[in-house]
Molecule: transfer RNA
Organism: Candidatus Yanofskybacteria bacterium RIFCSPLOWO2_01_FULL_49_17
């Protein structure tokens, strides 16, 4: 230099055109003589920037920036 793959909540992953989802941490509460464990609840990401199609975009297109991997 060329190709592909990934970017979404504090971390880890869902989500293939129609108002973002779970686990974990986190906070509150229930249990417990107290803690852990378990249970219940509640808060938390306008989805890597920037543009474009579209009645509608996390998704589709186009640049670009980070990271991973293969080719020369």
């Nucleotide at each position: 230099g060329c190709c592909g793959g990934a970017g979404u909540a504090g971390c880890u992953u869902a989500g293939c055109g129609g108002u973002a989802a779970a686990g974990c941490a986190g906070c509150c509460g229930a249990u417990u003589c107290g803690u852990a464990a378990u249970c219940g609840g509640c808060a938390g990401a306008c989805c890597g920037u920037g543009g474009g199609u579209u009645c509608a975009a996390g998704u589709c297109c186009c640049a670009c920036c980070u990271c991973c991997g293969g080719c020369u």